Background:
Model confidence (mean pLDDT): 84 of 100. This is a predicted structure of a 1503-nucleotide RNA (small-subunit ribosomal RNA) from an uncultured bacterium.

[in-house]
């Protein structure tokens, strides 16, 4: 920092998407260790259990325990006495009790439970942030001053007794203490009031000093003591709070008006304090477009994330503030609360209950249920830090410090290191050679961080005290040992192959992959990335300059209001003075800490942490500057604006009047059959007299010519003439005012056509409607009629492609030209003309701008000011709501959902029922046909066991097939074979074959017979034997063969077609941002992009042409197998002879617009002529540019992949390809007299021939047969017919035509039944010239006649060639078809066989309306009215004070009143859910109907 995606390609606009960072995260797979952090984002849902706020006995009385010292003296034991159960003594020391000490403590009392901890529901607010203020305030504990503490009193809990209750708990009576409570005294630097003096300030006022009056205090405890801790009043400080103000702080106007304690005042009350905070009275104010009110959402900030920044998003953890504590209300106590672990009341819920009543509040720490995608232990400790209480010891502390759980995040470490090539094995791929995994492993050497085991062992506390913890850390031991996954690999985006799958399964962030060769699905191998993590999902910022302050736009892409006027607001001319609000500078304060930045330090590093410095403001105060903006004042004027004077142009507006032409209608005359209308018709009118024509009349509407990108107007718009009223504009002058200006949200007004209301009017035209046509239909286009309407008056509507698709204003920035209206100058006066200038309306054009097109002094240029508007397409300018309207409707104006585009300009093509030019047997002009008949042949269809397969518009259909009886043959039935009919390799054996027989349909099986290969080497005299190799045959095993099986949409090769059309391209240069253009267009010309000229092009290549072949003329050479003029000769060029001629076949010549003339541009070229065998390419052939059609062919061949392998291979017999209601193509033969038949007489060329052509002779009516010369061919053979001549037939289904059928034959062949060809005799069908439609041909052509050849045993109406006879016509390019070039339009690019619209039908989705139903929210009105404060109080009660007493003061309870939560009732408002039915919308597979739009889209389109 960018990238992908709209197109065939391009540039632009514009959205969507991606790469980055982040998180209190979750999910999937995986998981070694440690450190530091962090962990209910959802139900402010409900909570079992434990703990989280107590402490002080040095405030107090009491109680318990222990000890000591007393009092007391029991039991037990011993002794004595005896009356045997008593007494006494000794010892003993119990119960009980007194005092003291120590200790514990329920209660009274004090301090603390207002901190700490949690949560974010509410709150859009002085809640928060920031900066000020309080002359309007409070502050326990703490610090520091001053002063004081004298003397009394009455109670009460505890406790006891009695009583009530299930319990919670309570009542009555009685006793008692205090640092509890209450008087009195003392009293100021306190408070209040009244004064005085001085000073100050900010309005009220404040401060200091001083005088008077009044009022208000206290508590003791510990200690032997010193003393210490407390108490009271007060000053100051500190800390913490309260209140006020400036500024800042989300969205919605489809929320525009809100407000009655409301705004202010006076007075009072209340508060710590100001204040409508509350009340009484008075006034009628207050807030609001600079957004009140209402609705929605939300705790705010330091900061955090992101970003280059400006910003955007966010407010977990840590820190500051606020709010809340089950929901709502309330106060009490207190320094502080309207109080999380206090109280009272009401509601909901839960629990206990003896049913009478009670208890409770985890948004403290753990934990449970529930919700949820999701978030931890009912742990240890007060050792540290901090807090509460205490004199202290100490107690309490889920604050806190630690530990546990979770990869949730950040940071660090490890899972080994070095060497190691036969590049092992295995895997994967493979062109089978190899490649890769890969130095990776094995193997060798080495090391031990973490984990494990053993030993030592901290700091944190410099004395004691350590939860963490036997932890960190250190030492030792052993052994590579215990420790790697996840995602991706089509492009974006680093990384590729195989197999499987076959639009299936699936993937996908966007574009998009998948329909048999998927680098995109799944798996594997490999590779890339990150790593104890990796991916996915969600969310935020970024990229996105895609809300644009930095930093965007509005002619055509989204976007200028239809136009004016003008309010608020914004902006504003020259000179000068002043102020200092903006602005700028300096200083001071503040901007907490943490975070961030920089520099250091501490944990081995880092994360983390410590220290120092720094730290961004629309902040506050003070001082200063005065250019600019602003405020105030003065002043200026032909640079703004306005007034005035004099001229001027005009369809500017309104009203009234007048005019002629035309249409229509009415009346009358003439007249007599049609008129009218159309592409053509018909409806319509007309003998009841139309149309035509003449005369007269009526009525309405519109104003020809002039008339003009000419005029006027703000726009809409305005057109006969005259008059009246009236708005604006222009010029000249420079007298006046002196910035009076520009723009303009709302507002107000104007505003085409259509439409609406009321009343007129109505000639023409003409929605609707009717009829006639057209059409498949025609609710249209065309025609005949025709009503609203069009016109007038008044009133609505308020919209248009209301457009220059271009807001208004001002200034500046080359020109040229036309036109309208003025003014001035020059020429002695003048028209005309010329020059200068102002104001309009146009065109061209430079700079500049623009995506391009284009704009260009009338800007879309350069700048300024103000307004309006835009932010992807669709849904939709729609729904709902509001406003306006009589209605129609207008205006304002969304969302759900859906798509990855929609769009602008330009480019290249293609196309057009667009245009221009040109060509072609394309049409026309002709000739002959096809389409009708019969037959042949091919195809479709049907049939069949099979009727093998392919070819399908032109460009398939006498095509592959240059020839299916078997074979061919691929098809069918049946019978066989399985390494195979064919190829290579291996082993074994052997010649194989041939001939004959038997079985069989044959393949085949089997028997007999004959024969026993070749080469080399060795042995042997030889016969022969052995070995090796080769050919061939058989048997066997497996590799493999084989396939006319599939895919021509995987391919090569070959071919068709446009088209023998004239085109198709490149290099360099130039133009364009670019695709591209230029060249190749233009003017001529040509068969031709052929040539010439011109030209920002200059050249070049493939095509065209030429070069090649045949043919037409001729020369020359050569003369056999060819030829024969002359000379002989013959039946015969037969022979001699000759090579002159013909001919043959080699080499040449010839034709080039070369010559002449005309035209043309002095060109190219065209036209005419001469000459010439041939004249403008002489005729014909071969030759086919770049491309198009996924054209044809896997069945010529080759070939990838797939498929079959005792069969989809192969062999055989028979059948089929030859079927036959039918349809089509291509041919042949005909329909006859230009003919048929018979007789007779001629004349070719190309070719072919030995398994051949065959003369000739004979036989046969003939096909043919028999014999047979010649010829491997310029030698021999195949070998002509139309035609000529003569005769006959005489217009008929015939002496035409020959199908069909019968009989008899011939030929080929192993074999003519299915299924060949030919002959003879007989038979004698359709057919009398062919509907719509359609084909070929422009000269040796069409037509017509025969001949030859290939294929082939045989079979030709087909095909390929050959020669004979031999025409007609072409004015011409309007039309049909095809093509070329230029141009134009395009919404097409799969390219018109294109694209595309709407209804209907079906499915799904979201949404509007809907009788209603239902839930909730916030207010309002009224009712009821808890607790409680406040107020009142006639009832009751009452310790302290007063009083001798009575009583009083004061207090409490009760009652009453105001207010008052919840609740109830009510009518509205708002929001959500739901609802039969209904409306449109969107999306869906190849549904239905039409064809609206894009080309002139076939009626130009559009609003």
């Nucleotide at each position: 920092a960018g990238a992908g995606u709209u197109u065939g390609a391009u540039c632009c606009u514009g959205g969507c998407u991606c790469a980055g960072g982040a998180u209190g995260a979750a999910c999937g797979c995986u998981g070694g260790c440690g450190g530091c952090g962090u962990g209910c984002c959802u139900a402010a849902c409900a909570c079992a259990u434990g703990c989280a706020a107590g402490u002080c006995g040095a405030a107090c009385g009491g109680g318990g325990a222990u000890u000591c010292a007393g009092a007391g003296g029991a039991a037990a034991a011993g002794g004595u006495a005896c009356u045997u159960g008593u007494a006494c003594c000794u010892c003993g020391g119990a119960a009980u009790u007194u005092g003291a000490a120590u200790u514990c403590u329920a209660g009274u009392g004090g301090c603390g439970g207002a901190c700490g901890g949690g949560u974010g529901a509410g709150u859009a607010a002085c809640a928060c942030g920031u900066g000020a203020g309080c002359a309007a305030c409070c502050u326990g504990c703490c610090u520091u001053g001053a002063u004081c503490a004298g003397g009394g009193g009455g109670a009460u809990a505890a406790c006891a007794a009695c009583g009530g209750g299930a319990a919670a708990c309570c009542g009555u009576u009685g006793c008692u203490a205090a640092u509890a409570c209450c008087g009195c005294a003392u009293a100021a630097u306190a408070u209040g009031c009244c004064g005085c003096u001085g000073g100050g300030g900010c309005a009220u006022c404040c401060c200091a000093g001083u005088g008077g009056c009044a009022u208000c205090a206290a508590a003791g405890g510990a200690g032997u003591a010193a003393u210490c801790c407390g108490g009271a009043u007060u000053g100051a400080g500190a800390u913490g709070g309260g209140c006020u103000c400036g500024c800042g702080u989300c969205c919605g106007a489809u929320u525009a008006g809100u407000u009655a304690g409301u705004u202010g005042g006076u007075g009072a009350g209340g508060u710590a304090a100001c204040g409508g905070c509350u009340c009484a009275c008075c006034a009628a104010g207050a807030c609001u477009g600079c957004g009140a009110u209402c609705g929605g959402u939300a705790g705010c900030c330091g900061g955090a994330c992101u970003g280059a920044g400006a910003g955007g998003u966010u407010g977990a953890c840590c820190g500051g503030c606020c709010a809340c504590a089950u929901u709502g209300g309330g106060a009490c106590u207190g320094a502080g609360a309207c109080a999380c672990g206090g109280c009272c009341c009401a509601g909901a819920c839960u629990c206990c209950u003896a049913c009478g009543g009670g208890a409770g509040g985890c948004a403290g720490c753990a934990g449970u249920g529930g919700g949820g995608a999701a978030u931890a232990u009912u742990g240890g400790g007060c050792a540290a830090u901090g807090g509460g209480g205490g004199a202290a010891a100490c107690c309490c502390u889920g604050a806190c410090c630690c530990a546990g759980c979770g990869a949730c995040g950040c940071c660090g470490c490890g899972u080994g290191a070095a060497g190691g090539a036969u590049g092992a094995a295995g895997g994967c791929c493979u062109u089978c050679g190899g490649g890769u995994u890969g130095u990776a492993a094995a193997c060798u050497u080495c090391u031990u961080u973490g984990a494990u085991c053993g030993g030592g062992g901290a700091c944190g506390a410099u004395a004691a005290u350590g939860a963490c913890g036997g932890u960190a850390c250190c030492c030792g031991a052993g052994g590579a040992a215990c420790a790697a996954g996840c995602c991706a690999c089509g492009g974006c985006u680093a990384a590729c192959u195989a197999c499987g799958u076959g639009c299936c399964a699936g993937c996908a962030g966007c574009c998009g992959c998948g329909g048999u060769a998927a680098u995109a699905c799944g798996u594997a191998g490999g590779u890339g990335g990150c790593a104890a993590g990796c991916g996915u999902u969600a969310u935020c910022c970024g990229g996105a300059u895609u809300u644009a302050c930095u930093g965007g736009g509005u002619g055509u892409a989204a976007a200028g209001g239809g136009c004016g006027u003008g309010u608020a607001g914004g902006c504003g001319g020259g000179u000068u003075u002043u102020c200092a609000a903006g602005u700028c500078g300096g200083a001071u304060g503040u901007g907490a800490a943490a975070a961030g930045g920089c520099a250091a330090g501490g944990c081995u590093c880092a994360a983390c942490u410590u220290u120092g410095c720094u730290c961004u403001g629309u902040c506050a105060u003070c001082c200063g500057a005065a250019a600019c903006u602003g405020g105030a004042g003065a002043u200026c004027u032909u640079g703004g604006a306005g007034u005035g004077u004099c001229a001027g142009a005009g369809g500017g507006g309104a009203a009234a009047g007048c005019g002629g032409a035309a249409u229509u209608c009415c009346u009358g005359g003439u007249g007599g059959a049609g008129c009218g209308g159309u592409a053509a018709a018909a409806u319509g009118c007309g003998u009841a007299g139309a149309g035509a024509u003449c005369a007269g009349g009526a009525g309405g509407a519109a104003c020809a010519c002039c008339g003009g990108c000419g005029g006027c107007g703000a726009a809409g718009g305005c057109g006969g003439c005259u008059u009246u009223c009236u708005g604006g504009c222009u010029g000249a002058c420079a007298a006046c005012u002196g910035a009076c200006g520009c723009u303009g949200a709302g507002g107000c007004g104007c505003g085409a056509a259509a439409g609406c209301g009321u009343g007129g009017g109505g000639a023409g035209c003409a929605a609707a409607c009717a009829g006639g046509a057209u059409u498949a239909g025609a609710u249209a286009c065309c025609c005949u009629g025709g009503u609203a309407g069009u016109c007038c008056a008044c009133g609505c509507c308020g919209u248009a492609a209301a457009c220059g698709a271009u807001g208004a204003a001002u200034a500046c920035u080359a020109g040229g030209u036309g036109u309208a209206g003025g003014a001035g100058g020059u020429a002695u006066c003048g028209a005309c003309u010329c020059c200068u200038u102002c104001u309009g309306c146009g065109c061209c054009g430079c700079a500049g701008c623009u995506a391009a097109c284009g704009c260009a002094u009338u800007a879309a240029g350069u700048a300024u000011u103000c307004c309006a508007c835009c932010u992807g397409g669709g849904g939709a300018g729609u729904a709902c709501g509001g406003c306006c309207g009589c209605a129609a409707g207008g205006u304002u104006a969304a969302a759900a959902c859906u798509c990855a585009a929609a769009g602008g300009a330009a480019u290249u093509g293609a196309c057009g029922g667009g245009g221009g030019c040109c060509c072609g047997c394309a049409c026309a002009a002709g000739c002959a046909g096809u389409g009708g008949a019969g037959u042949a042949u091919g195809u479709g269809g049907u049939u069949u066991a099979a009727u093998u397969c392919g070819a399908c518009g032109c460009a398939a259909c006498g095509c592959g097939a240059a020839g299916a009886a078997c074979c061919u043959u691929a098809c069918c039935a049946g019978g066989g074979c399985u390494u195979g009919a064919c190829a290579u390799c291996c082993u074994c054996a052997g010649a194989c074959a041939g001939c004959g027989g038997u079985a069989g349909a044959g393949a085949u099986a089997u028997c007999g017979u004959u024969u026993u290969c070749c080469a080399c080497a060795g042995a042997g005299c030889a016969a022969u034997c052995u070995g090796u190799g080769g050919a061939c045959u058989g048997a066997g095993a497996g590799a493999c063969a084989g396939g006319u099986g599939g895919u021509g949409c995987a391919u090569g090769g070959u071919u068709g077609u446009c088209g023998u059309c004239a085109g198709c391209u490149c290099g360099u240069g130039u133009c364009g941002u670019g695709a591209g253009a230029u060249g190749u267009u233009g003017g001529g010309u040509u068969a031709a992009g052929u040539c010439c000229c011109g030209c920002a092009a200059c050249g070049a290549g493939c095509g065209c042409a030429a070069c090649c072949c045949c043919u037409a003329u001729u020369g020359u050479u050569a003369g056999u197998u060819g030829c024969c003029a002359u000379c002989a000769u013959u039946u015969a060029g037969u022979u001699g002879g000759g090579c002159a001629c013909u001919c043959u076949a080699g080499c040449g010549a010839g034709a080039c617009c070369g010559c002449c003339g005309u035209u043309g541009a002095c060109a190219a070229a065209a036209c005419g002529g001469a000459g010439g065998a041939a004249g403008g390419u002489g005729g014909g052939g071969a030759u086919g540019a770049g491309g198009u059609c996924a054209a044809a062919u896997c069945a010529u061949c080759a070939u990838g992949c797939c498929c079959c392998u005792u069969a989809u291979g192969u062999c055989c017999u028979g059948g089929g390809c030859u079927a036959c209601a039918c349809a089509c193509g291509u041919a042949c033969u005909a329909c006859a007299a230009u003919g048929g038949c018979a007789g007779u007489c001629a004349c070719a060329a190309c070719g072919g021939g030995c398994a051949g052509c065959a003369a000739c002779a004979c036989c046969g009516c003939g096909a043919g047969g028999u014999g047979a010369a010649g010829c491997g061919a310029a030698u021999c053979c195949c070998c002509a017919a139309a035609g000529g001549c003569u005769g006959u037939c005489u217009c008929a289904g015939u002496u035409c035509a020959g199908a069909u059928u019968g009989c008899a034959g011939g030929c080929u062949g192993c074999a003519a039944c299915u299924c060949g060809c030919c002959u003879g005799c007989a038979u004698g069908a359709a057919g009398c010239a062919g509907g719509a439609a359609u084909u070929g041909c422009u000269a040796g052509u069409a037509a017509u006649g025969g001949c030859a050849g290939g294929u082939c045993a045989g079979c030709a109406u087909a095909c390929u060639g050959c020669c004979g006879u031999g025409a007609a016509u072409a004015c011409g390019u309007u039309c049909c078809c095809g093509g070329g070039c230029c141009u134009u339009g395009u919404a097409c690019a799969c390219a018109c066989c294109g694209c595309c619209c709407g209804u209907c039908a079906c499915a799904c989705c979201a949404u509007g309306a809907g009788a209603g139903u239902u839930u909730g929210u916030a207010a309002c009105a009224c009712c009821c009215g808890a607790a409680g404060u406040c107020a009142g109080u006639a009832g009751c009660c009452u310790a302290a004070c007063c009083g001798c007493a009575a009583g009083g003061a004061g207090g409490g309870c009760g009652c009453u009143g105001c207010c008052g939560a919840a609740g109830g009732u009510g009518g509205g408002a708002c929001a959500g859910a739901u609802g039969a039915u209904u409306g449109g919308g969107g999306u869906g597979a190849a549904g239905u109907c039409g064809u609206a739009a894009c080309a002139a889209g076939g009626u130009a389109a559009c609003c």
Its Rfam family is "Bacterial small subunit ribosomal RNA". Rfam links the family to the GO terms structural constituent of ribosome and ribosome. The RNAcentral record of the sequence draws on ENA, Greengenes and SILVA.